[in-house]
RNA sequence: UCAGGGGACCGGGCGGCCGCGGUGAGCUUUACGCUCAACGAGGAAAGUCCGGGCUCCACGGAACAACGGUGCCGGGUAACGCCCGGCCGGAGGGUUCGCCUUCCGAGGGAAAGUGCCACAGAAAGCAUACCGCCUGCCUUUGGGCGGGUAAGGUCGAAAGGGUGCGGCAAGAGCGCACCGCGCGGUCGGCAACGGGCGCGGCACGGUAAACCCCACCGGGUGCAAGACCGAAUAGGGGCGGCGAAGAGUCUUUUGGCUCUGGGGCUUUGUUCCGGCCCAGUCGCCCGGGUUGGUCGCUGGAGGCGGAGGGCAACCUUCGUCCUAGAGGAAUGGUCGCCGCUCCUUCGGGAGUACAGAACCCGGCUUACAGGUCCCCUGGCAAU
RNA sequence: GCGCCCGUAGCUCAGUUGGAUAGAGCACGAGCCUUCUAAGCUUGAGGUCGUAGGUUCGAAUCCUACCGGGCGCGCCA
Numbered sequence: 001u002c003a004g005g006g007g008a009c010c011g012g013g014c015g016g017c018c019g020c021g022g023u024g025a026g027c028u029u030u031a032c033g034c035u036c037a038a039c040g041a042g043g044a045a046a047g048u049c050c051g052g053g054c055u056c057c058a059c060g061g062a063a064c065a066a067c068g069g070u071g072c073c074g075g076g077u078a079a080c081g082c083c084c085g086g087c088c089g090g091a092g093g094g095u096u097c098g099c100c101u102u103c104c105g106a107g108g109g110a111a112a113g114u115g116c117c118a119c120a121g122a123a124a125g126c127a128u129a130c131c132g133c134c135u136g137c138c139u140u141u142g143g144g145c146g147g148g149u150a151a152g153g154u155c156g157a158a159a160g161g162g163u164g165c166g167g168c169a170a171g172a173g174c175g176c177a178c179c180g181c182g183c184g185g186u187c188g189g190c191a192a193c194g195g196g197c198g199c200g201g202c203a204c205g206g207u208a209a210a211c212c213c214c215a216c217c218g219g220g221u222g223c224a225a226g227a228c229c230g231a232a233u234a235g236g237g238g239c240g241g242c243g244a245a246g247a248g249u250c251u252u253u254u255g256g257c258u259c260u261g262g263g264g265c266u267u268u269g270u271u272c273c274g275g276c277c278c279a280g281u282c283g284c285c286c287g288g289g290u291u292g293g294u295c296g297c298u299g300g301a302g303g304c305g306g307a308g309g310g311c312a313a314c315c316u317u318c319g320u321c322c323u324a325g326a327g328g329a330a331u332g333g334u335c336g337c338c339g340c341u342c343c344u345u346c347g348g349g350a351g352u353a354c355a356g357a358a359c360c361c362g363g364c365u366u367a368c369a370g371g372u373c374c375c376c377u378g379g380c381a382a383u
Numbered sequence: 384g385c386g387c388c389c390g391u392a393g394c395u396c397a398g399u400u401g402g403a404u405a406g407a408g409c410a411c412g413a414g415c416c417u418u419c420u421a422a423g424c425u426u427g428a429g430g431u432c433g434u435a436g437g438u439u440c441g442a443a444u445c446c447u448a449c450c451g452g453g454c455g456c457g458c459c460a
Stems, first nucleotide, its partner, number of pairs: 001379010012338007020040002023037005042354001046365002049363005054222001056220002060273006067218005072086005087107001088105007108213002113211002115207003130153002132149007161179006180202001181200004186195003226295004236286007245260006262278005288459003302321008339352005384456007393409004402440001411427005433449005
């Protein structure tokens, strides 16, 4: 300097004029008007994919089941499927061959069980034997029948350890060495896991983003939640579920009270224990009215800086700063100068991304012209 | 704002416990039939299964993220 990968950040600046939004102050003809003032989009405000705050449903309590989600280990956090660190695996590079380093990983369990593995192929899930190889018998010398074998060939995504030496009729973990795998102690580590030792010739193919098993988590509802005020209508209708039982007592009676039993509701189901209600209550549908106001509403798990702790995510503490909050609609336009990118006939010209809050936060994902910084790898050049 | 559903040929739809050439009807092209047309018969073309990535030997089908489209939800009584 170029290319690739990873991470952090910015994402136009200043001024003039005109305009928009809510707020505050003032004025006036009290009109919805005028004047002034400060303030007024983002890193994603987006997708609504996760997690919370907050809200109501009297989440009533417990157990089990169902459903949904998460998935190496440890930590952080209000919480998470997020973040940080580590382990293991994969890919690349370097290496003094000990290892080091960058990036990536939906990364529990396939020796609990079930299912599936098309076509091809001899054989595809208590493996198998087509061609081969070795061998016995027969023979018309082409071969046929039988036995052994799984090294080689063939098919496939995948063929039940790999390489080498020995061994054998030919072969084979048949034997041995190394590697792999499994089991058992031991040492290190909180753990995932790793080191070393001993034993076992090898049993255990893949698939869980198939059912499933294990561990953990989850009540539902979303500011159209919800609270108050006001207006208007027909405080109407239909269907369905479960119910209106018994005894005592008061009363002239309709009825009131108490007890027993039963039923309904308790927002996925069942059971138990509770709570409320019972002459009605619950669910669904049709019809009617209204489309107003105020609150919720924005200062918060907030930003910035310092100090301390921690490898880090983050935490503690001190200081300081902070006015979007609406009807779904506002947050802009234009001119000048400057910046940046591209083109250029060197006069200049064109462009300036993705995109716009709606109850509020923490994340993830996706979109994004251009630019800045840091780390890693490789090429070229120079020292 | 919140919740839910759907994208397969030009149109309407099948195909979803993954299996290789993705089907059907209408429409379209060619041929036959007919004097010609329609109807009928034969035959053919037309698909990156919305897009991208992943799991798997293998994806229209399973998973994830996007893109496009559609439906429902206010209050009072």
Notes: This is a predicted complex of two RNAs, RNase P RNA and transfer RNA, with 460 nucleotides together. It holds a member of the Rfam family "Bacterial RNase P class A". It is annotated as a ribozyme. The coordinates come from a structure-prediction model, not an experiment, and the mean pLDDT is 76.